Context: one part of a larger RNA
RNA sequence: GAUUGAACGCUGGCGGCAGGCUUAACACAUGCAAGUCGAGCGGUAACAGGGGUAGCUUGCUACCUGCUGACGAGCGGCGGACGGGUGAGUAACGCGUAGGAAUCUACCCAGUAGCGGGGGAUAGCCCGGGGAAACCCGGAUUAAUACCGCAUACGCCCCACGGGGGAAAGCAGGGGAUCUUUGGACCUUGCGCUAUUGGAUGAGCCUGCGUCGGAUUAGCUAGUUGGUGGGGUAAAGGCCUACCAAGGCGACGAUCCGUAGCUGGUCUGAGAGGAUGAUCAGCCACACCGGGACUGAGACACGGCCCGGACUCCUACGGGAGGCAGCAGUGGGGAAUAUUGGACAAUGGGGGCAACCCUGUUCCAGCCAUGCCGCGUGUGUGAAGAAGGCUUUCGGGUUGUAAAGCACUUUCAGUGGGGAGGAAAUGGUCAUGGUUAAUACCUGUGACAAUUGACGUUACCCACAGAAGAAGCACCGGCUAACUCCGUGCCAGCAGCCGCGGUAAUACGGAGGGUGCAAGCGUUAAUC
Numbered sequence: 001g002a003u004u005g006a007a008c009g010c011u012g013g014c015g016g017c018a019g020g021c022u023u024a025a026c027a028c029a030u031g032c033a034a035g036u037c038g039a040g041c042g043g044u045a046a047c048a049g050g051g052g053u054a055g056c057u058u059g060c061u062a063c064c065u066g067c068u069g070a071c072g073a074g075c076g077g078c079g080g081a082c083g084g085g086u087g088a089g090u091a092a093c094g095c096g097u098a099g100g101a102a103u104c105u106a107c108c109c110a111g112u113a114g115c116g117g118g119g120g121a122u123a124g125c126c127c128g129g130g131g132a133a134a135c136c137c138g139g140a141u142u143a144a145u146a147c148c149g150c151a152u153a154c155g156c157c158c159c160a161c162g163g164g165g166g167a168a169a170g171c172a173g174g175g176g177a178u179c180u181u182u183g184g185a186c187c188u189u190g191c192g193c194u195a196u197u198g199g200a201u202g203a204g205c206c207u208g209c210g211u212c213g214g215a216u217u218a219g220c221u222a223g224u225u226g227g228u229g230g231g232g233u234a235a236a237g238g239c240c241u242a243c244c245a246a247g248g249c250g251a252c253g254a255u256c257c258g259u260a261g262c263u264g265g266u267c268u269g270a271g272a273g274g275a276u277g278a279u280c281a282g283c284c285a286c287a288c289c290g291g292g293a294c295u296g297a298g299a300c301a302c303g304g305c306c307c308g309g310a311c312u313c314c315u316a317c318g319g320g321a322g323g324c325a326g327c328a329g330u331g332g333g334g335a336a337u338a339u340u341g342g343a344c345a346a347u348g349g350g351g352g353c354a355a356c357c358c359u360g361u362u363c364c365a366g367c368c369a370u371g372c373c374g375c376g377u378g379u380g381u382g383a384a385g386a387a388g389g390c391u392u393u394c395g396g397g398u399u400g401u402a403a404a405g406c407a408c409u410u411u412c413a414g415u416g417g418g419g420a421g422g423a424a425a426u427g428g429u430c431a432u433g434g435u436u437a438a439u440a441c442c443u444g445u446g447a448c449a450a451u452u453g454a455c456g457u458u459a460c461c462c463a464c465a466g467a468a469g470a471a472g473c474a475c476c477g478g479c480u481a482a483c484u485c486c487g488u489g490c491c492a493g494c495a496g497c498c499g500c501g502g503u504a505a506u507a508c509g510g511a512g513g514g515u516g517c518a519a520g521c522g523u524u525a526a527u528c
Stems, first nucleotide, its partner, number of pairs: 001528004006524005013375006019368002021333001026331003030328003035078003040075002043071002047069003050065007085286003094211007103203002108199008116150001118148002126139005156165003170191006178185002212258003219249003224246008261283004265276004288309005311322004339365001341364003348359004378408004388399004412469001414464005422455001428448007472517005477498003483512005493500002
């Protein structure tokens, strides 16, 4: 000199863009953060409409009815493995980079083939029982895209090549003829389902090289190193097991100890390098601590389950409940770090045919000079060089065109008015193409009109009034830009280094003046 996730002191007008627990991976009150689908199912607890019955006060009450919009609880499907947080652990194929072969991949895309016929249950509901509660038990009954056989098998799997094995589910819209129990069958369209192939995406595994300090850590290793048989996995492999062999690593630093998430990057530097890993992005690990598996395409699962432990809470003492390193917020720790805010309008995500619902991801707003950048705090004129202050050799000098006065302007803030863009859509109507038996339905494209904004009193523009509301901080002995007076008297004090202060201190304290930066200025800490 540059820099910082900074803090502290004094001061503080506005805006834009960013950033904001570096400490206790300490403990957490409260609210929210993952749901959705009635176009899978049986249904109807609540709400609203319709219909019916009764009472009457003639427009209200009660009851019934799933008929309609919808929908609590339940079965079922998909999603809760993403998104969000943190950096405790980890010196490791964890990360970075370059390769590899023995693998899996829901949803998505493309291809091929199929979706026939049956069965038995079980939640819910009802009845009964136990318990303080959490919840549990028994009986009866019921549905499915839940579950299980049978049939069929292009391709698929196993094989001793003879053969053997294995699947599915329906739902919704529309409809001319035919049948009909008026529900539908049937046809067709869309979604869905089954098997399989390829792709895409994601993931698992292996290897070369690189990746902090300590030798006051020199030897380490028994599933250890290799082989064979077997097991296991989606998959190679001591991954596991039995037997056999005696290997494997190490001064090119094994083992042990300490420290640490890694990287793209960031800071500094002419570079080489040094330091660092906040925000943003990629990977990894973790979710009160330790262990375990279940489900599933995917987890050994932050807001799932089980066991053990510590802690907290409820209890009728028999037994139960919980996990903010999600967003806010609280206590504590600390020099120190924000609101228990708004909205799904946009982007993205989950579910759904869709409308839509959910979304503390996200987009915004609030707080903080924490940083960077921009703007303002007026402009011109004005010598009687006013008054006052300071100083003086008492003549004056200086503050100083500074002020006042005169003439202007109105950025920003203030008040009032106008006003983009972030909005693309979805849904509706029409036209046209596809599909089809069809001019239904559905759907591609185009046109038309309408609708959707948290921010928001938006950005921006116009008008109004009035210089009106807006400057401090550090320093002035040398380094280092900037000097005098008073007070003090080795005292009080200053200080980054040299050093100042013991009666004329440009070095302490105050004042006047000056210098430097400026909504900041200094100090401290840290890095180069």

Description: Small-subunit ribosomal RNA, 5' domain from a metagenome, 528 nucleotides, folded computationally. It matches the Rfam family "Bacterial small subunit ribosomal RNA". Gene Ontology terms of the family: ribosome and structural constituent of ribosome.